The RNA shown here (transfer RNA) has 73 nucleotides and comes from an Endomicrobiia bacterium. It matches the Rfam family "tRNA". Rfam classes the family as a transfer RNA. The prediction has a mean pLDDT of 81. NCBI's taxonomy places the organism under Bacteria, Pseudomonadati, Elusimicrobiota, Endomicrobiia.
RNA sequence: GGGUGGCUAGCUCAACUGGCAGAGCAACGGACUCUUAAUCCGUAGGUUGCGAGUUCAACUCUCGCGCCACCCA
Numbered sequence: 001g002g003g004u005g006g007c008u009a010g011c012u013c014a015a016c017u018g019g020c021a022g023a024g025c026a027a028c029g030g031a032c033u034c035u036u037a038a039u040c041c042g043u044a045g046g047u048u049g050c051g052a053g054u055u056c057a058a059c060u061c062u063c064g065c066g067c068c069a070c071c072c073a
């Protein structure tokens, strides 16, 4: 330098036929308990890496850039 894959909540990952962004763990509040843990109930948490384009509508499609991993040279 070229190619492929990835980037979504604090962490690990879903959502892929374009149609309201979700789960588990963690956090916070409550129940239970003498207390803690465990268990159960609930709450909050997102510029979907950044910028543009297409579209009525983009996590999803297209282009550029950035970062990570791997392959080729």
Stems, first nucleotide, its partner, number of pairs: 001072007010025004019056001027043005049065005